[in-house]
RNA sequence: UGGCCCAUAGCCAAACGGUAAGGCAGCGGACUCUGACUCCGUCAUUUCAAGGUUCGAAUCCUUGUGGGCCAG
Numbered sequence: 001u002g003g004c005c006c007a008u009a010g011c012c013a014a015a016c017g018g019u020a021a022g023g024c025a026g027c028g029g030a031c032u033c034u035g036a037c038u039c040c041g042u043c044a045u046u047u048c049a050a051g052g053u054u055c056g057a058a059u060c061c062u063u064g065u066g067g068g069c070c071a072g
Base pairs, nucleotide, nucleotide: 001071002070003069004068005067006066007065010024011023012022018055026042027041028040029039030038048064049063050062051061052060
């Protein structure tokens, strides 16, 4: 320098244009003498950023940023 892939919660991780699952952790509660276990509830108005397309974008397009791989 060229090509490809990835970026979603504190961590892991789904969602294939129809309005963001699940697990761990956290918080509140039930249970318990206390704790653990178990159970219930809660937890992303902003999906890396900025634009564009669309009635509607995490998803498609463009540019940028960060990371990984390949080639030189």
Predicted 3D model of a 72-nucleotide RNA (transfer RNA) from Shuttleworthella satelles DSM 14600. The same sequence occurs in records of 10 taxa. The coordinates come from a structure-prediction model, not an experiment, and the mean pLDDT is 81. The sequence is in RNAcentral, with records from ENA, MGnify and Rfam. Rfam family: tRNA. By type it is a transfer RNA.